This is a predicted structure of a 1537-nucleotide RNA (small-subunit ribosomal RNA) from an uncultured prokaryote.

[in-house]
RNA sequence: GAGUUUGAUCCUGGCUCAGAAUGAACGUUGGCGGCGUGGAUUAGGCAUGCAAGUCGAGCGAGAAGUCUUAGUUUGAAGCUUCGGCCGAUUUCUAAGAUGGACAGCGGCGUAAGGGAGAGUAAUGAGUGGAUUACCUACCCCCAGGACCGGGAUAGCUGUGGGAAACUGCAGGUAAUACCGGAUAAUAUCUCCGGAUCAAAUGGUGAGAUUCCGCCAGAAGAGGGACCCGCGUCCGAUUAGCUUGUUGGUGGGGUAGUGGCCUACCAAGGCUUCGAUCGGUAGCCGGCCUGAGAGGGCGGACGGCCACACUGGGACUGAGACACGGCCCAGACUCCUACGGGAGGCAGCAGUAGGGAAUUGUUCGCAAUGGGCGCAAGCCUGACGACGCAACGCCGCGUGGAGGACGAAGAUCUUCGGGUUGUAAACUCCUGUCGAGCGGGACGAAUAGUGCACGGGUUAAUACCCCGUGCGCCUGACGGUACCGCUAAAGGAAGCCCCGGCUAACUCCGUGCCAGCAGCCGCGGUAAUACGGGGGGGGCAAGCGUUGUUCGGAAUUACUGGGCGUAAAGGGCUCGUAGGCGGCCAGCCAAGUCGGACGUGAAAUCCCCAGGCUCAACCUGGGAACUGCGUCCGAUACUGGUUGGCUUGAAGUCGGGAGAGGGAUGCGGAAUUCCAGGUGUAGCGGUGAAAUGCGUAGAUAUCUGGAGGAACACCGGUGGCGAAGGCGGCAUCCUGGACCGAUCUUGACGCUGAGGAGCGAAAGCUAGGGGAGCAAACGGGAUUAGAUACCCCGGUAGUCCUAGCCCUAAACGAUGAAUGCUUGGUGUGGCGGGUAUCGAUCCCUGCCGUGCCGGAGCUAACGCAUUAAGCAUUCCGCCUGGGGAGUACGGUCGCAAGGCUGAAACUCAAAGGAAUUGACGGGGGCCCGCACAAGCGGUGGAGCAUGUGGUUUAAUUCGACGCAACGCGAAGAACCUUACCCGGGCUUGAACUGCAAGUGAUCAUCGGUGAAAGCCGAUUUCCGCAAGGACACUUGUAGAGGUGCUGCAUGGCUGUCGUCAGCUCGUGUCGUGAGAUGUUGGGUUAAGUCCCGCAACGAGCGCAACCCUUGUUUGCUGUUGCCAUCAGUUCGGCUGGGCACUCUGCGAAGACUGCCGGUGACAAACCGGAGGAAGGUGGGGAUGACGUCAAGUCAGCAUGGCCUUUAUGUCCGGGGCUACACACGUGCUACAAUGGCCGGUACAGAGCGUCGCGAACUCGCGAGGGGAAGCUAAUCGCACAAAGCCGGUCUCAGUUCGGAUUGUAGGCUGCAACUCGCCUGCAUGAAGUUGGAAUCGCUAGUAAUCGCGGAUCAGCAUGCCGCGGUGAAUACGUUCCCGGGCCUUGUACACACCGCCCGUCACAUCACGAAAGCUGGCUGUACUAGAAGUCGCCGAGCUAACCCGCAAGGGAUGCAAGCGCCUAAGGUGUGGUUAGUGAUUGGGGUGAAGUCGUAACAAGGUAGCUGUAGGAGAACCUGUGGCUGGAUCACCUCCUUU
Repeated sequence: GAGUUUGAUCCUGGCUCAGAAUGAACGUUGGCGGCGUGGAUUAGGCAUGCAAGUCGAGCGAGAAGUCUUAGUUUGAAGCUUCGGCCGAUUUCUAAGAUGGACAGCGGCGUAAGGGAGAGUAAUGAGUGGAUUACCUACCCCCAGGACCGGGAUAGCUGUGGGAAACUGCAGGUAAUACCGGAUAAUAUCUCCGGAUCAAAUGGUGAGAUUCCGCCAGAAGAGGGACCCGCGUCCGAUUAGCUUGUUGGUGGGGUAGUGGCCUACCAAGGCUUCGAUCGGUAGCCGGCCUGAGAGGGCGGACGGCCACACUGGGACUGAGACACGGCCCAGACUCCUACGGGAGGCAGCAGUAGGGAAUUGUUCGCAAUGGGCGCAAGCCUGACGACGCAACGCCGCGUGGAGGACGAAGAUCUUCGGGUUGUAAACUCCUGUCGAGCGGGACGAAUAGUGCACGGGUUAAUACCCCGUGCGCCUGACGGUACCGCUAAAGGAAGCCCCGGCUAACUCCGUGCCAGCAGCCGCGGUAAUACGGGGGGGGCAAGCGUUGUUCGGAAUUACUGGGCGUAAAGGGCUCGUAGGCGGCCAGCCAAGUCGGACGUGAAAUCCCCAGGCUCAACCUGGGAACUGCGUCCGAUACUGGUUGGCUUGAAGUCGGGAGAGGGAUGCGGAAUUCCAGGUGUAGCGGUGAAAUGCGUAGAUAUCUGGAGGAACACCGGUGGCGAAGGCGGCAUCCUGGACCGAUCUUGACGCUGAGGAGCGAAAGCUAGGGGAGCAAACGGGAUUAGAUACCCCGGUAGUCCUAGCCCUAAACGAUGAAUGCUUGGUGUGGCGGGUAUCGAUCCCUGCCGUGCCGGAGCUAACGCAUUAAGCAUUCCGCCUGGGGAGUACGGUCGCAAGGCUGAAACUCAAAGGAAUUGACGGGGGCCCGCACAAGCGGUGGAGCAUGUGGUUUAAUUCGACGCAACGCGAAGAACCUUACCCGGGCUUGAACUGCAAGUGAUCAUCGGUGAAAGCCGAUUUCCGCAAGGACACUUGUAGAGGUGCUGCAUGGCUGUCGUCAGCUCGUGUCGUGAGAUGUUGGGUUAAGUCCCGCAACGAGCGCAACCCUUGUUUGCUGUUGCCAUCAGUUCGGCUGGGCACUCUGCGAAGACUGCCGGUGACAAACCGGAGGAAGGUGGGGAUGACGUCAAGUCAGCAUGGCCUUUAUGUCCGGGGCUACACACGUGCUACAAUGGCCGGUACAGAGCGUCGCGAACUCGCGAGGGGAAGCUAAUCGCACAAAGCCGGUCUCAGUUCGGAUUGUAGGCUGCAACUCGCCUGCAUGAAGUUGGAAUCGCUAGUAAUCGCGGAUCAGCAUGCCGCGGUGAAUACGUUCCCGGGCCUUGUACACACCGCCCGUCACAUCACGAAAGCUGGCUGUACUAGAAGUCGCCGAGCUAACCCGCAAGGGAUGCAAGCGCCUAAGGUGUGGUUAGUGAUUGGGGUGAAGUCGUAACAAGGUAGCUGUAGGAGAACCUGUGGCUGGAUCACCUCCUUU
């Protein structure tokens, strides 16, 4: 910085992501090199090899080998006098020399180096000091010394024991091993007189010198030891700890201080500035991160510590309480002859185990370093190298250039093309790495040695030492780095991602499945989110994932946060520690500031150079290391101290106000009860009732009495108090505040962790009291239920006294204190000034208490001198929601319970304020056949029709509250027809193109069949030809589908609703969503109009324009009409006419225009005039933004999916017409306002040539025959009916009603069986006005009467129209329903058909309790007592020294014994922690489970709250409190006029 709470917004707040890092691991892939890194887990166990030896120039002994000598054996060559000589060579023996093995004595080393981090919270580490309180081998320097003696002992030899490890005895032996004496200071001790303490030789050499050593001192360097200051993790659910403890004295011990140890004495010491206890942890330089401050880490490298199988212990030594030493105890492993022994990889490799996981049983001492040695040298798993591992960092490569309007393939496609893509192919070029061949380092120079020279030493040119020069010798890595040559693009690219965050998009598959997921979230048939393909993005020998850390996170806030409502002010006060503190001056210099010095190891980081070809890496120099210490200086501020001051604070005096507190007494009204009187049938209670009381006399009323509690009016956002809280009157005691006045003290102040006190109501204990009220409880109602709300009763309690409890929405949800900062207006208390004779008014000061409002603040709401503003001081508190104020622990309480107060687990939110809607059993205003007032219906009957259900082979499909149900369907016998059964066809019934072939097609006929179809026959186009038209067959591309999806869609439609609304531009306001406009005052049918107004305008709607009807008029005059004239068959029939009616086209008319009134001088309304019509004249068409995923894929169109000898298509038959039932819509009725019979009058609008069909005629009739006329103002349908006149019926299941059924007919049609309509005759069902409930209608309307039309061969009680007759009622808006505007509340936004709570049941998860059980750690008491130090003893043993001639004695030492201390172990009893535990408790989560409805609106009883009781559950009730309650009324205050 981003994502994520919402419909949207701002804020709060958590979660998540992008970055960097890693001793990593996992998945996948993998060409090379350099430099690093690599058992984080079991400080678990270890086979094997190696990791510490060396010195012969300390010593004895002395093997092999070599040399010498002597003897002996052999005897080459040569010589020979042939006897032999000489004697190379050779065997053995002895001695000596050399040599230096094995082992030993002795010296030095083994305390370093290497490993690992168990323990350790301080006995540690870091940093800075201190040691007058100390030690120090080897090294360096200084000044001295080393004389005389002695006795042993290992090895060895001999001899024993033992399986072994090992060991006993005897003998003899050396030393630089050991001991005595001498000497003795600059050493040690000291009483200052003195006393005490040492030594070693060896090498070279003839010797001397010299060299290496030895002893005692002094000094240095390096190393170590102890002490001190400072800072150094978490927990208070660890608050007290301590007896050698704290100090002193004496003694002991140590290298040395010290309770380090001991005896005695004193009673101290530590701790809220966190002791003790518990948990965790090696510390640091540094490393990672971060802007920094911080946070995390302490692997590699470096410093320190601690450890070495576990525990204890000491020895030796300069140094250890000792990794590769010893002793003891324990566990484990191994050997054993069972008697005993051996061992310690947290050294380097390695092994099994554990684990997600971490390498070779390599090479070399060449370099660096270490040990020993004079040295050569030896040893060195330190180290140097190589090996393994992409574990990390760094570098290089996998080729470079050219190459198409762009191959193939793949993929997408709108079918045109696009993409992959210059990518490839192809051409030219290069040669890093790798491969092969060849050359080939640096690291090596010391030391040593040879020669030469110089110097030192010396008598010396020997020897030795030092230095210089030259030569020689030494390489594990390694034939490696590097260099050269050769060939060839030849051998070398993957991983992750592509919904947003976050760079990168399409196709297919899948269908809430499979799966993905860091968060939000994707997937239920068109998935850029799953899987695959193509394409793209990112990084690259890697890439992703996981874990961890920091960052982002200002999300613990020092830098740098907050607390009215989001989490968060303690219920209130007093006050301790602590923190902070007024004005003036002096001194000090602790804080503070400056300078200097020391230190802050190296490495690292940073800067500058340099070396590897670069880089990583390495080297040099610098800077830095923000710290600590010492000294000097400064003195403004803070601090300390001294002196002063008065403004903070307190005191003194004088006043008045007050429900301030405590105690005592008194009073009247009212309720109830008791007694009596009067009096009679009810009272009481509620929405309505009932329980209850009452004829045994209630209620009512009067009188008297009893008793308890509370104090009407005054009374008031009035008063008092710290808060809780306080209200009749009077008295007593008592606290605080305020005002005024001088004076006094002189900072005495503020806050306040712990602490103490106070603290509503409920509750508890004991004793009183008890009128009313009233948890619990009983009863009556209400209700589906009613453990409630309502009613009748009623006990604790409420009251008093004493004592507990200590909590509340204890709230201003706002801690206390001080100062500062514009105003207005009330009110309470006290004062001042002025005016006035005075009451009183006006101005003003201080204190308190309200309201409004400015700057400022705030997320907003709001706060605003009583701050939530600007500042300071101190305290308390917060850090996502739930779990939970729960569990455990502690503490307080008689109890109830209070205070303190977690975690596991779970969610991605929870929340605040405000906005727009929606909703409310909220409010206001208004409208509508919404109610009311009326009229007529439905619901009951029969039938018609539609639907559900059922049935069926099929009863095709759709429509489902209003807004499905006489709906699609303006008309199912076949057809329709989509359904079922059966029979057929397969490029198909209809359409288009192509290819090949054949032939006209048409038409006619035959067979078969239910038909469709199948089989067959007849017929054979144009053109000269090429060919063409048409048709058929075959093939192909495709047709077809009333198959699915109306939740993929278009279009159309319904509905809210003909309701008056819905929006926009600019401006303004608001952080913003948004608001304003559109609200307000009037008015209207209307957002209609007027006025006002931070709005001004505009658009879609309203209205008007359109059609129709109502009036008049102009024109027209047949088919219409007939007033006048004539004729007449008496019919506008004819002439005639166009006046009238009418027809059609135009025009006029109505606009609140006029008058009066009301209103605001407006809009408008009311009334009136005129007028055919009056305030929209009536009716219609016209339907804003939108809502309902409303309806329709079956009207049509259409994406996708499915089907293709079938889900297509043709045909026959059946079905859509079924029928225990239920509902909707209708028709006809139930009758007399009627039925029937007879007579008679008056419409309108339509329709008609595949038609309407007259007259006439037949039939009772439906209808038949017949045919005139009419393409229609001409003819026809066509008689309108109700009505009117007359007659009859007389209240009945009828002369009502007509269902049902029988029968006879008619009509249409290919065909009336399933299944049409009509007629005649006969039959004559239910039904006597319809329960709950419910529908329509406000005028030419309802009601009633008939007529026509569409569809249609035929078939309406339906639908669409038409006219005739023709009412009643509307007080009114309380209520029901729907709607509009404003406002209010909201936890709703899928918007109340919303949201949501708890029990119960089921599943699952973590946690608590629990009889207990099992471990770890630990306290305490006792027991035990190894090894060992120390002490005592030491009858046994005892070389050195002393005495002694000797024997022997002494001294000394040792063994043994005893004692203190003490490890493991044991017993008892505690603490703490962990695991487990039948059972049990609540909690979390889960898909549609069950019961209710608690909360959100006045949530239907306002809610919440502390407490108490009750109840399946949410909850209910009592009592007190809060507003974070709606609404209405009143009061007060404020604002405006």